[in-house]
RNA sequence: GCUACCAGCCGAACCAUCGUUCCUGUUUUAGCAGGAAAGGAAAGUCCGGACAGCACAGGGCAAUGCACCGGUUAAGCGCCGGGUGAUGUUCACAUCAACAGAUAGUGCCACAGAAAAUAACUGUUCUUUCUUCGGAAGGAAUGAGGGUGAAAACGUGAGGUAAGAGCUCACGGCAAUUCCUGGUAACAGGUUUUGCGGGUAAACCUUGCAUGCUGUAAUGCCAAAUAAGCCAACGUUUGAAAGCGGCCCGCUUGAGUUGGCGGGUAGGCAGCCAGAUCCCGUCAGUAAUGACCGGACCAGAUAAAUGAUGGUUUAGAAACAGAAUCCGGCUUACGAGCUGGUAGCAUUU
Repeated sequence: GCUACCAGCCGAACCAUCGUUCCUGUUUUAGCAGGAAAGGAAAGUCCGGACAGCACAGGGCAAUGCACCGGUUAAGCGCCGGGUGAUGUUCACAUCAACAGAUAGUGCCACAGAAAAUAACUGUUCUUUCUUCGGAAGGAAUGAGGGUGAAAACGUGAGGUAAGAGCUCACGGCAAUUCCUGGUAACAGGUUUUGCGGGUAAACCUUGCAUGCUGUAAUGCCAAAUAAGCCAACGUUUGAAAGCGGCCCGCUUGAGUUGGCGGGUAGGCAGCCAGAUCCCGUCAGUAAUGACCGGACCAGAUAAAUGAUGGUUUAGAAACAGAAUCCGGCUUACGAGCUGGUAGCAUUU
C1' cells in the first nucleotide's frame, strides 16, 4: 500500500430570488421589519420515566419481571468497569452468556443398545451333568475387558480376590466445606474434612428481590344546543350502584343507579415545547458519568407547513427515510465518506 472481516464516527454548510407555517415588534386593518423551521434513525412500539386522571385502607392469592460483583442514572432488562464460564486463537486478544438452585420434589434424555439407574448382551470365575474331548446345557458369583451410544455407575496405578469391583491405599477430578492471604465485592491462590453416575430449570418447580392501572383521542376550561324526554329493572340504612389489570376479604361514599329507545350539540382554548435541554472551557474519575463557570433559545402543525431555482464550498449521495406530548435507552434499515482493530498478500519504496 491492497484485500477481507469486525467495531465506531458522520450523514450536510453558506449566499441570492421567490414561496409556506409559526413567534416577536409595529400598524385601524391589509401590510411591514426581524428571527426560526423534519432524523440518525423521526421508524419499531421493545424497555424505563416525566406529566395527567382514578384511589388514599389496606391485607391476601394469583400474575408479571429480574437473577455474578461494584459503579452510574430521574429510572432502566440500559451504560461503564471487573469476575467466572464457553467459543475462536500458540499466547496476548476478540466475541458471546436467558450468569441463583439439579443435595426440596416431579418430569424428560429420540434412535441404537441387555440396560439410560432397582443394569446384565458378549465375556470372566466357581460348581453339577453330558461328551465325538473341540465343547454343550444348568446353577451361583461378577461387572475388570468388549460391543451400542452424546453420555453406561469418576479416572490412573498398585494391592487384594475363585474371578472382579473404591473392596483398600496413593495421586488426581467433581461437589460441598474449615482456616489463612489478597481484594469494597464477585472471586483468586493455598489448605482441612466429608462424599461420589451424568445432562436438562429458554421443562414444571424452589429461593430471593421488585411491581397499582390507564394513557395526550390522558386531562382541564369556555361557548352553544336540547325533550336533563319515555320505558324497564334494582334500590333508598334490610344499602342499588360506584371506587380505572384479575379474584377474595375488608373499608369508604351513597339516594338514586344501571340498561334500552328517542332528541340536540359536536366550536374553541389549554395540555404544546424554557427542557432530567444544548454548546465552549475547567476540575474529579480507568470509564460510564458528575460538579462548576460562561453562553444560547434551535418546529409546534391540526388533515397536517418546514419548499423550488441558481451559485459557491465540500467526501457528500440517485441510500434508509418524514416530527404530532416529551425525554433517556435498545433493536432494525441504509452508505458518498472518514477512523480504529485483526488476518492475509505485496514491497524496501
Predicted 3D model of a 349-nucleotide RNA (Bacterial RNase P class A) from a Chitinophagaceae bacterium. Its Rfam family is "Bacterial RNase P class A". Its family is annotated with dimeric ribonuclease P complex, tRNA processing and ribonuclease P activity in the Gene Ontology. The family's RNA type in Rfam is ribozyme. Model confidence (mean pLDDT): 76 of 100. Lineage of the source: Bacteria > Bacteroidota > Chitinophagia > Chitinophagales > Chitinophagaceae.